The part of an RNA shown here (small-subunit ribosomal RNA, 5' domain) has 548 nucleotides and comes from an invertebrate metagenome.
Its mean pLDDT, the model's own confidence on a scale to 100, is 81.
Rfam family: Bacterial small subunit ribosomal RNA.
The RNAcentral record of the full RNA draws on SILVA.

[in-house]
Context: one part of a larger RNA
RNA sequence: GGACGAACGUUGGCGGUGCGCUUAAUGCAUGCAAGUCGAGGGAGAAGCAGUUGUUCCGUAAGGUUCGGCUGUGGAAACCGGCGAACGGGUGCGUAACACGUGAGAAGUCUGCCCCCCAGACCGGGAUAGCCCAGGGAAACCUGGAUUAAUACCGCAUACAGCGUUGGGCUUGGAUACCCAACGUGAAAGCUGGCCUCUCUUGAAGCUAGCGCCACUGGAUGAGCUCGCGGCCUAUCAGCUUGUUGGUGGGGUAAUGGCCUACCAAGGCAAAGACGGGUAGCCGGCCUUAGUGGGUGGUCGGCCACACUGGGACUGAGACACUGCCCAGACUUCUACGGAAGGCUGCAGUCGAGAAUCUUUCGCAAUGCCCGAAAGGGUGACGAAGCGACGCCGCGUGAGUGAGGAAGGCCUUAGGGUUGUAAAGCUCUGUCAGGAGUUAAGAAAUAUAAGUGUGUUAAUACCACAUUUAUUUGACGAAGGCUCCAAAGGAAGCCACGGCUAACUCUGUGCCAGCAGCCGCGGUAAUACAGAGGUGGCAAGCGUUGUUC
Numbered sequence: 001g002g003a004c005g006a007a008c009g010u011u012g013g014c015g016g017u018g019c020g021c022u023u024a025a026u027g028c029a030u031g032c033a034a035g036u037c038g039a040g041g042g043a044g045a046a047g048c049a050g051u052u053g054u055u056c057c058g059u060a061a062g063g064u065u066c067g068g069c070u071g072u073g074g075a076a077a078c079c080g081g082c083g084a085a086c087g088g089g090u091g092c093g094u095a096a097c098a099c100g101u102g103a104g105a106a107g108u109c110u111g112c113c114c115c116c117c118a119g120a121c122c123g124g125g126a127u128a129g130c131c132c133a134g135g136g137a138a139a140c141c142u143g144g145a146u147u148a149a150u151a152c153c154g155c156a157u158a159c160a161g162c163g164u165u166g167g168g169c170u171u172g173g174a175u176a177c178c179c180a181a182c183g184u185g186a187a188a189g190c191u192g193g194c195c196u197c198u199c200u201u202g203a204a205g206c207u208a209g210c211g212c213c214a215c216u217g218g219a220u221g222a223g224c225u226c227g228c229g230g231c232c233u234a235u236c237a238g239c240u241u242g243u244u245g246g247u248g249g250g251g252u253a254a255u256g257g258c259c260u261a262c263c264a265a266g267g268c269a270a271a272g273a274c275g276g277g278u279a280g281c282c283g284g285c286c287u288u289a290g291u292g293g294g295u296g297g298u299c300g301g302c303c304a305c306a307c308u309g310g311g312a313c314u315g316a317g318a319c320a321c322u323g324c325c326c327a328g329a330c331u332u333c334u335a336c337g338g339a340a341g342g343c344u345g346c347a348g349u350c351g352a353g354a355a356u357c358u359u360u361c362g363c364a365a366u367g368c369c370c371g372a373a374a375g376g377g378u379g380a381c382g383a384a385g386c387g388a389c390g391c392c393g394c395g396u397g398a399g400u401g402a403g404g405a406a407g408g409c410c411u412u413a414g415g416g417u418u419g420u421a422a423a424g425c426u427c428u429g430u431c432a433g434g435a436g437u438u439a440a441g442a443a444a445u446a447u448a449a450g451u452g453u454g455u456u457a458a459u460a461c462c463a464c465a466u467u468u469a470u471u472u473g474a475c476g477a478a479g480g481c482u483c484c485a486a487a488g489g490a491a492g493c494c495a496c497g498g499c500u501a502a503c504u505c506u507g508u509g510c511c512a513g514c515a516g517c518c519g520c521g522g523u524a525a526u527a528c529a530g531a532g533g534u535g536g537c538a539a540g541c542g543u544u545g546u547u548c
Stems, first nucleotide, its partner, number of pairs: 001548004006544005013394006019387002027349002030347003035082003040079002047072007056063002089305003099229006108222002113218002119212001122154003131144005161184008189210006196203002231277003238268003243265008280302004284295004307328005330341004358384001360383003366380001367378004397427004407418004431489001433484006446471001450466005492537005497518003503532005513520002
């Protein structure tokens, strides 16, 4: 000199943009953060309409109460599918194939998506919900009866797939590939249209779309193996028994001591094994002429974790942050028998600390999940709020103005300086303020109506392309423009002995104090304190800390 997720002191006008618990991975009140599909399924509350009975008021008309039936309606819950393994957080652990980089597999899986090909036959029994009965303070549980499905199960078929056996080919090596035989092994419907039948609900056929099953290839994602690379410590020198290798078996999607039985006695290490300490790694970031040194916050990639420890289940995918089970600590409820919970999601709170924000708005955009779609959900995200925490931009006026005013300070008392500075005069109008107006960009969809092409028996439906017109759709609300008024509302901080730009007076008297280093202060202190002046930077300035 540069840099910072900074803090402290002091000062503080505006805007843009980024950033904001580095400490206690401490404890957490409250709300929200993962749902969606009725075009898979049964059932169906409230409400509304009609009809009918009934209570009350009334002479009646009519109003009103409680029901029954029919229609409409469609909530909550339930079965089922997909999602919930993403997105979001944190850096505890980890010195490791965790990460980075480059390879490898003759040892692997992959929902949704794309391609190829072949199918989807015939049947069955349950169960949740609802209802009834019972237990319990609650959480919830038990029994009975009953019902549906794209839930579950059986059968048929299946060239391919898988398994076994035999043969062949290629190769360094066969488990790969080819051929044959035997065995094994699937599926589900829904919606629209046309047409025939049916009193209707609907059924058969054709057709379109979505879905389902098997196989092949792809894409994407993931698992596995290896070379090399990046901390400190020898005041850690020997370490190791599933240890090192083999055979058989098990296990996995898959190789493998991954596990197990047996056999052998190996394996690693001064090029640092083993132990201890510290630490998430990288792209990057800071610095530097470079080599290098430091660092890993925000953003992006990978990894690890989710109260602590352990475990599996489901699933294409987890050993699963807002799933399950067990144990533990802690907190809450309890009728004492038992239950409930997990902010290292977004806000917020206690605490810790030098120190780090709103219990805001919205799904309009971008993306993700579900859905045929309309649409629904989304503390991801988009916005706003707070903080000079950083960076950038703008302003706090411009011109003129010498009687060089007054005042201050200094003085050799003549004057000098503050100083064109002020006042005065002439202007301007950024920002902030007031009034009005506009209300963009963010937006492309989607819906409805046409045209064409495809599909089809079809001019229907549907899909695709395209045109026109119309409509819906904005969180925060800033911004733009015009006018008004007005120099008005907007400058501080540090330093002035040398390093180092900037000097005098007064006070103090080795005191009080200053100080980054050298050093100042003991009666003339440019070094302390105050003042005037000057220098530097400027909405900041200085100090402290860390780093080059």